[in-house]
């Protein structure tokens, strides 16, 4: 120095819920608030779940959402055992 790993330290992010705005909706933005998180930083590549429309209302098809559902990819703070 790097990989693995995750004690400590410095910090970081921010669930539910409330207010407000956008959206048909899933959901997202801002403020408050903290359940938690060593990637709860980024990426819709695969699976999955959710929403909208179509459909012979069946199988499916088209569009969208979720990165704090899982897997995967990229990047990153610190340095004990």
């Nucleotide at each position: 120095u790097u990989c693995a790993c995750g004690a400590a330290a410095a910090g970081g992010c921010a669930a539910a819920c409330c207010c407000u705005g956008a959206g048909c909706a899933a959901u997202c933005g801002g403020g408050g608030g903290g359940c938690g998180c060593a990637a709860a930083g980024c990426c819709g590549u695969g699976g999955g779940u959710c929403c909208u429309g179509c459909g012979u209302c069946g199988a499916g098809c088209a569009g969208g959402a979720c990165a704090g559902c899982c897997a995967g990819g990229c990047u990153g703070c610190c340095g004990a055992a």
Model confidence (mean pLDDT): 89 of 100.
Predicted 3D model of an 81-nucleotide RNA (c-di-GMP-I riboswitch aptamer) from an Abditibacteriales bacterium.